[in-house]
Annotation: Predicted 3D model of a 72-nucleotide RNA (transfer RNA) from Entomortierella parvispora. The organism belongs to Entomortierella, within Eukaryota. Rfam family: tRNA. By type it is a transfer RNA. Its mean pLDDT, the model's own confidence on a scale to 100, is 81. RNAcentral records the identical sequence in 43 taxa.
RNA sequence: GGGCUUGUAGGAUAAUGGAUAGUCCCCUAGACUUCGAAUCUAGUAAUCCGAGUUCGAUCCUCGGCAAGCUCA
Numbered sequence: 001g002g003g004c005u006u007g008u009a010g011g012a013u014a015a016u017g018g019a020u021a022g023u024c025c026c027c028u029a030g031a032c033u034u035c036g037a038a039u040c041u042a043g044u045a046a047u048c049c050g051a052g053u054u055c056g057a058u059c060c061u062c063g064g065c066a067a068g069c070u071c072a
Stems, first nucleotide, its partner, number of pairs: 001071007010025004018055001027043005048064005
């Protein structure tokens, strides 16, 4: 330098163009408990960046950035 893949809460992941972006762990509050753990309930927090297509984009297209694999 070329090619391919991936990028979503603090972490792991789902969502094949359409409902308030869902679930688990973590965290916070409450219930329970003598206190804690466990359990239950509630809550906070995310689509890498820009542009395009579309009535509508996490999803499709293009460019950029980052990570990984591979060829030279």